[in-house]
RNA sequence: CCAGAUAAAGGCAAACUCAUCGAAAGGUGGGGACGCAAAGCCACAGGCCUUCGUAGUGGUUAGUGGUUACUACUCACUAAAAGGCGGCUGGGUUACCAGGG
Numbered sequence: 001c002c003a004g005a006u007a008a009a010g011g012c013a014a015a016c017u018c019a020u021c022g023a024a025a026g027g028u029g030g031g032g033a034c035g036c037a038a039a040g041c042c043a044c045a046g047g048c049c050u051u052c053g054u055a056g057u058g059g060u061u062a063g064u065g066g067u068u069a070c071u072a073c074u075c076a077c078u079a080a081a082a083g084g085c086g087g088c089u090g091g092g093u094u095a096c097c098a099g100g101g
C1' cells in the first nucleotide's frame, strides 16, 4: 500500500421494550440481537424526517363593524428558519487482527 477468503482476541447493536429528555423528528441510559470490518469519530455535499414558534395563502367558527373590512381562535398548505438522522450515499479523519505485496 492492497484487501477481508480463513482464524483468534475482542467491539458495536436493528426491531421491540422499560426509564428519562424533547412540541415533534429524535437523543441518552438499561434490557434485547436483525445485522455490521469502521454499524469508530465529524452534519462538509446530496438525500430523508420533524414543525413548538415566525411569515404568507386558503377554509371554518366567533366577535366588531356595516358591505365586505378588521380582529381572534382553530385547521390545512407553502416558505424561510431551526432541529434531527452517520444502521441512506459521498467526503474528511483515526484504528484492532490475520493474509498478500
Stems, first nucleotide, its partner, number of pairs: 001100002004097001011036002016031006034087001040093003044090003047085005054079006061072004